Molecule: Bacterial RNase P class A
Organism: Hyphococcus sp.
RNA sequence: CCAGACGGUCGGACGGCUGCUCGGUUUCGGCCGAGAGGAAAGUCCGGGCUCCAUAAAGGCAAGGCGCCGGGUAACGCCCGGCCAGGGCGACCUGAGGGAAAGCGCCACAGAAAACAAACCGCCUCGCUUGCGAGGUAAGGGUGAAAAGGUGCGGUAAGAGCGCACCGCUGUCCUGGCGACAGGACAGGCAUGGCAAGCCCCGCCUGGAGCAAGACCGAAUAGGGACGGCGUGCUGAAAAGCGGGCGGGCCUUUGCGCCUAGUCGUCCGGGUUGGUUGCUGGAGCGGGCGCGCAAGCGUUCGCCAAGAGGAAUGGCCGUCACGUCGCAAGACGUACAGAACCCGGCUUACAGACCGUCUGGCAUU
Numbered sequence: 001c002c003a004g005a006c007g008g009u010c011g012g013a014c015g016g017c018u019g020c021u022c023g024g025u026u027u028c029g030g031c032c033g034a035g036a037g038g039a040a041a042g043u044c045c046g047g048g049c050u051c052c053a054u055a056a057a058g059g060c061a062a063g064g065c066g067c068c069g070g071g072u073a074a075c076g077c078c079c080g081g082c083c084a085g086g087g088c089g090a091c092c093u094g095a096g097g098g099a100a101a102g103c104g105c106c107a108c109a110g111a112a113a114a115c116a117a118a119c120c121g122c123c124u125c126g127c128u129u130g131c132g133a134g135g136u137a138a139g140g141g142u143g144a145a146a147a148g149g150u151g152c153g154g155u156a157a158g159a160g161c162g163c164a165c166c167g168c169u170g171u172c173c174u175g176g177c178g179a180c181a182g183g184a185c186a187g188g189c190a191u192g193g194c195a196a197g198c199c200c201c202g203c204c205u206g207g208a209g210c211a212a213g214a215c216c217g218a219a220u221a222g223g224g225a226c227g228g229c230g231u232g233c234u235g236a237a238a239a240g241c242g243g244g245c246g247g248g249c250c251u252u253u254g255c256g257c258c259u260a261g262u263c264g265u266c267c268g269g270g271u272u273g274g275u276u277g278c279u280g281g282a283g284c285g286g287g288c289g290c291g292c293a294a295g296c297g298u299u300c301g302c303c304a305a306g307a308g309g310a311a312u313g314g315c316c317g318u319c320a321c322g323u324c325g326c327a328a329g330a331c332g333u334a335c336a337g338a339a340c341c342c343g344g345c346u347u348a349c350a351g352a353c354c355g356u357c358u359g360g361c362a363u364u
Stems, first nucleotide, its partner, number of pairs: 001360010012319007020035006037335001041346002044344005049209004062205005067081005082096001083094004097200002102198002104194003119140002121136007148166006167189001168187008213276004223267007232241003246259004250254001283302008320333005
């Protein structure tokens, strides 16, 4: 210098004018302060909080998770490892328990897809010389996958049939907390693959969500209790006029009782609305200690939107960067925007910068 791997940071800056939301203050004119993100997004996991509930233990069903160790409030997240696969390498990827509990499936092709089977071939025998009987699983062919692999021996041809090495299985030893690794001995080899098919094993899980929930609470209408009236019209009232009149009951015909209705008082529910929940928290930043790390502990400092689902904008100037242009200058500065809060995951993101490492080339 070229090509790459991994991790991280930023993602326009400053000033002025003028709007918006919230808070404070006010002499009501104003003034002061604060005002989006790393993802505020998807709402996919895990929690806090709240209500409904009592689901205790255990069982059943359904769903989820699944190598080992650690971290965490918890997780399906993170860290460090193991194993397998990929890459020359830095490094990347993996739903990574069980297929000798049982069931099921394995398309097409192929003879055969699993207690076997025999298309071509090879070998033996028989004869009618291209057919039959038998042997074989080495070779060909099919397939994603064909019943350990390579070699030597052996054989009619072959075959773990025998042997060596590799693989596999079992037992033991050593190292490791462990996943696992290394080794020794034994066994001719048993157990094809799929559990992201059913299933088995182990572990986890009550539901709804801040539009949760709590408090205050009108007018009108409706509910309940008690009391008055319980004959109409006019009138503000006093009163006047008209009438003898809501319904039911009866030893009692009454100043009786009940009731429709109406008026008043009280009670409870509850809609609009108001207050709260609401932002000081598993908080953020720095130092120190422990740890490979995720992280934990301690100490110092800080308070940073809280709404109506609705605000957080616009313009100008200077500068920075990018593109275009000879120049003057013009245009642009990603993805995207809070709504109870927190920990994760996933997805989107112009561009700039930093660190560690790998491979190659050149020079010394």